[in-house]
RNA sequence: CGGGCUAUAGCGCAGUCUGGUAGCGCGUCCGUCUGGGGGACGGGAGGUCGUAGGUUCGAAUCCUGCUAGCCCGA
Numbered sequence: 001c002g003g004g005c006u007a008u009a010g011c012g013c014a015g016u017c018u019g020g021u022a023g024c025g026c027g028u029c030c031g032u033c034u035g036g037g038g039g040a041c042g043g044g045a046g047g048u049c050g051u052a053g054g055u056u057c058g059a060a061u062c063c064u065g066c067u068a069g070c071c072c073g074a
Base pairs, nucleotide, nucleotide: 001073002072003071004070005069006068007067010026011025012024013023020057028044029043030042031041032040033039050066051065052064053063054062
């Protein structure tokens, strides 16, 4: 220098192909059961989807630049 992959809640991930309300598990908070701990069950909070633009009625999703990590080539 060229190419590819990845970036989504505190952590691990799905959703992207085929644009239409942002989801799952763990964790966390509250409640119930329990003498307490642990555990089970029920409920809640927590995200402007790496970043800046573009397309569109509408973008995590499509297009472009950039940033970070990993891999391959030179």
Record summary
Predicted 3D model of a 74-nucleotide RNA (transfer RNA) from Roseovarius litoreus. Its Rfam family is "tRNA". By type it is a transfer RNA. NCBI's taxonomy places the organism under Bacteria, Alphaproteobacteria, Rhodobacterales, Roseobacteraceae, Roseovarius.